A computed fold for a 348-nucleotide part of an RNA from a Solirubrobacterales bacterium, annotated as large-subunit ribosomal RNA, domain IV.

Context: one part of a larger RNA
RNA sequence: CCUCCGUCAAGGAACUCGGCAAAUUGGCCCCGUAACUUCGGGAGAAGGGGCGCCCCGCGUAGCGUGAACGAGCAAGCCUCGGGAGCGUGAGGGGGCCGCAGUGACCAGGCUCAGGCGUCUGUUUACCAAAAACACCGGUCGCUGCCAACGCGCAGAGCGCGGACGCAUAGCGGCUGAGACCUGCCCAGUGCCGGAAGGUUAAGGGGAGCGGUGCGAGCUGCGAACCGAAGCCCCGGUAAACGGCGGCCGUAACUAUAACGGUCCUAAGGUAGCGAAAUUCCUUGUCGGGUAAGUUCCGACCCGCACGAAAGGUAGAACGAUCUGAGCGCUGUCUCGACGGGGGACUCG
Numbered sequence: 001c002c003u004c005c006g007u008c009a010a011g012g013a014a015c016u017c018g019g020c021a022a023a024u025u026g027g028c029c030c031c032g033u034a035a036c037u038u039c040g041g042g043a044g045a046a047g048g049g050g051c052g053c054c055c056c057g058c059g060u061a062g063c064g065u066g067a068a069c070g071a072g073c074a075a076g077c078c079u080c081g082g083g084a085g086c087g088u089g090a091g092g093g094g095g096c097c098g099c100a101g102u103g104a105c106c107a108g109g110c111u112c113a114g115g116c117g118u119c120u121g122u123u124u125a126c127c128a129a130a131a132a133c134a135c136c137g138g139u140c141g142c143u144g145c146c147a148a149c150g151c152g153c154a155g156a157g158c159g160c161g162g163a164c165g166c167a168u169a170g171c172g173g174c175u176g177a178g179a180c181c182u183g184c185c186c187a188g189u190g191c192c193g194g195a196a197g198g199u200u201a202a203g204g205g206g207a208g209c210g211g212u213g214c215g216a217g218c219u220g221c222g223a224a225c226c227g228a229a230g231c232c233c234c235g236g237u238a239a240a241c242g243g244c245g246g247c248c249g250u251a252a253c254u255a256u257a258a259c260g261g262u263c264c265u266a267a268g269g270u271a272g273c274g275a276a277a278u279u280c281c282u283u284g285u286c287g288g289g290u291a292a293g294u295u296c297c298g299a300c301c302c303g304c305a306c307g308a309a310a311g312g313u314a315g316a317a318c319g320a321u322c323u324g325a326g327c328g329c330u331g332u333c334u335c336g337a338c339g340g341g342g343g344a345c346u347c348g
Base pairs, nucleotide, nucleotide: 001343002342003341004340005339006338007337008336010334011333014332019329027051028050029049030048031047036041038177052096053095054094055093056092062088063087064086065085069081070080071079072078073076097101109327110326111325112324113323114322115321116319117318121133122132137175138174139173140172141171142170143169149161150160151159152158179313180312181311183244184243185242188241189240190237191236192235193234194233197232198231199230203226204225208221209220210219211218212217245263246262247261248260249259272306273303284300285299286298287297288296
């Protein structure tokens, strides 16, 4: 010097990105416990008090179990009485000792406010445990059974799962408990429906034209017209993919604009939220907390670029989650010191 551990005056987070680490708390009994809440919870909330040993007492009162014995009859592994023994065991009074009585060890620090996710779960075996995945619930779609969907083979139509299931089932997508809700647009893209019409391949059809042959014929080309699905066309559909405006003017201070004009669109963002896990300008502005606060909380709304199942908004409980604050407590720090175990080092 490294590492692991122990202790510390005064102060007590001044450390630091951040109380990281450490310290505090810790068991049992009793008292006592707020907001909020889905009435279950929150709760071990918080905050307090007690705890050893001896005697009263052969371990008391009480509680549990229940033998001997006694009585009865309906004669039974019967009923009733009985209380020994055993187990458990408060509360009260008195006394004793120590610095200390859950005497060692094992054994929650607490509170307030917010973000996200309902919750218990799951995950990157070896840098991520989370607000990611899953989840109960919701909704849309597919599937009539040799189902849809999937796996395996293959040049063949089968085998297996689905399922010894049958639409209250199975599969796929999105959303993600419960509560209150989930607006407008079908022009584009997709999907679904549509006995008409347009277009359209092979094929059918053969007007007509050619080659060749003396010819019968053989052999080519070939117009009408008839020909599917698809596309065009007509509709529907957004918890399908998605989308949800601009400019100008206007009120008796100013400012602002309930109001008006105009252009464009398929329709121009409703409710609710909002400097937000989203806000560039931005440390926005105001309020709170601090002596002092780019973070935090409450508001405002000019939303660069929230918004309703890629769900919106509230919200109890829950979380090795993330953020801010406080109490307690501390070697984190002021600022370092001492001690111990193991290394390093020297010798062997």
It matches the Rfam family "Bacterial large subunit ribosomal RNA". The coordinates come from a structure-prediction model, not an experiment, and the mean pLDDT is 89.